[in-house]
Formats: sequence, structure tokens, C1' cells
RNA sequence: GGGUGAUUAGCUCAAUUGGCAGAGCAUCGCACUCUUAAUGCGGCGGUUGAAGGUUCGAUUCCUUCAUCACCCA
Repeated sequence: GGGUGAUUAGCUCAAUUGGCAGAGCAUCGCACUCUUAAUGCGGCGGUUGAAGGUUCGAUUCCUUCAUCACCCA
């Protein structure tokens, strides 16, 4: 220099041809327990990496940029 993939909650990851952004863990509260742990129930937590474009509607499609990983030279 060329190419491919990834970027979504504090962490690990879903979201099936564009149509209400979710789960597990963590954290907080409650129940249970002499207490803790475990278990059960509930809550909190997101500008979907950034900026534009297309569309009635974008995590999803298009363009540019940023970061990371890999391949080729």
C1' cells in the first nucleotide's frame, strides 16, 4: 500500500430478507435465612463507534472517517 471482518448496556453477545433495541453476567431493592452464600422475584442501565445519504421508517442499505483483529504484498 491492497483486501476481509468487527464496533450495540459496566462486561460477554443477540436482534433471520429495513418495521416497538433484547439476553446472560455484574449492580441495586425485596423475599427466603440466626447471619452470609445460594435460590426466587423485581428495578436500574443504550445518542446501536463518529459524520452524512437513501427511505414513511435504518443496529440493518450506501459513502467517508476512527479504533481493533486477520490475510496479501

The RNA shown here (transfer RNA) has 73 nucleotides and comes from a Sedimentisphaerales bacterium. NCBI's taxonomy places the organism under Bacteria, Pseudomonadati, Planctomycetota, Phycisphaerae, Sedimentisphaerales. Rfam family: tRNA. The family's RNA type in Rfam is transfer RNA. About the family: Transfer RNA (tRNA) molecules are approximately 80 nucleotides in length.